[in-house]
A computed fold for a 67-nucleotide RNA from Fimbriimonas sp., annotated as SAH (S-adenosyl-L-homocysteine) riboswitch aptamer. Its Rfam family is "SAH (S-adenosyl-L-homocysteine) riboswitch aptamer". For this family Rfam cites "Riboswitches that sense S-adenosylhomocysteine and activate genes involved in coenzyme recycling" (Wang et al., Mol Cell, 2008). Its mean pLDDT, the model's own confidence on a scale to 100, is 78.
RNA sequence: GUAGCCGAGGGGCGUUGCAGUCACUUUCGAGUGGCGAGGCUCGGCGAAUAAACGGCGCUCAUGAUCG
Numbered sequence: 001g002u003a004g005c006c007g008a009g010g011g012g013c014g015u016u017g018c019a020g021u022c023a024c025u026u027u028c029g030a031g032u033g034g035c036g037a038g039g040c041u042c043g044g045c046g047a048a049u050a051a052a053c054g055g056c057g058c059u060c061a062u063g064a065u066c067g
Base pairs, nucleotide, nucleotide: 004045005044006043007042008041009040010060011059012058013057014056015055018039020035021034022033023032024031025030038053
């Protein structure tokens, strides 16, 4: 430096479908269908607290303020 693994970032349901992946087809260029929104960030490797974030809709939890 790269990769892997572990954990955290409060949850659930629905939906779109990019990446990726699986299957089939292929003129080998790619096409069709399925799955698919922690893929990001941070810390760690003796697995901690935490920060900033995570398409859209609904909802629960938690906190603050007002009535």